[in-house]
RNA sequence: ACUGCCGAAAGGCAAAACCAGGGAAACCUGGUGACGCAAAGUCAUGGGUCUAAAAUCACAAAUUAUUUUUCGUGAUCAUGACCGCCAGACCGCCGAA
Numbered sequence: 001a002c003u004g005c006c007g008a009a010a011g012g013c014a015a016a017a018c019c020a021g022g023g024a025a026a027c028c029u030g031g032u033g034a035c036g037c038a039a040a041g042u043c044a045u046g047g048g049u050c051u052a053a054a055a056u057c058a059c060a061a062a063u064u065a066u067u068u069u070u071c072g073u074g075a076u077c078a079u080g081a082c083c084g085c086c087a088g089a090c091c092g093c094c095g096a097a
Base pairs, nucleotide, nucleotide: 012037013036017032018031019030020029021028022027035084041090042089043088045087046086047085048082049081050080055076056075057074058073059072060070061069062068
């Protein structure tokens, strides 16, 4: 300088499902369990996805007769959640010829 980052080894994480707990839900935590993962380590910053408690609106019901209220139904909405969807930022293990 070029080619390669394959293979090995040390170790790591843990999908679905089930059980227990938390939460309105999405989902999270712990246990069992391994579908997979070379960043399946960290951060919700941008996009995306999920949920919709509260709030607002409509309907309905009850009461009152200006309306008010919510035990109900529907719509909107993140301030909730997901980084094992994509990007970005930060940090890091092993390591032969």
Description
The RNA shown here (c-di-GMP-I riboswitch aptamer) has 97 nucleotides and comes from an Anaerolineales bacterium. Lineage of the source: Bacteria > Bacillati > Chloroflexota > Anaerolineae > Anaerolineales. Of the family's consensus pairs, 100% are formed in the model. The prediction has a mean pLDDT of 79.